[in-house]
Molecule: transfer RNA
Organism: Candidatus Kariarchaeaceae archaeon
């Protein structure tokens, strides 16, 4: 250089097949219960408009196109 796959809260990831209502779970974290205290259980809160930009549609994390990054292939 070429193909392929990934990129979504601080972390791990789920949703993309078949575009549609509040983007779901887990760990941390932070309030509250329990406990002589911590931990561990228990209950609650806050925390991403999805790598970035264009375009398409009523309507995009999901199709689409370029670009950055990452990892594998082949040159």
């Nucleotide at each position: 250089g070429u193909c392929g796959c990934c990129g979504u809260g601080g972390c791990c990831c789920a949703g993309u097949c078949c575009g549609g209502u509040u983007a779901a779970g887990g760990c941390a974290u932070c309030c509250g219960g329990c406990u002589g205290u911590u931990a561990a259980c228990c209950g609650g809160g806050a925390g991403a408009u999805c790598g970035c930009a264009g375009g398409u549609u009523c309507g995009a994390a999901u199709a689409c196109u370029g670009c950055c990054g990452g990892c594998g292939a082949c040159g």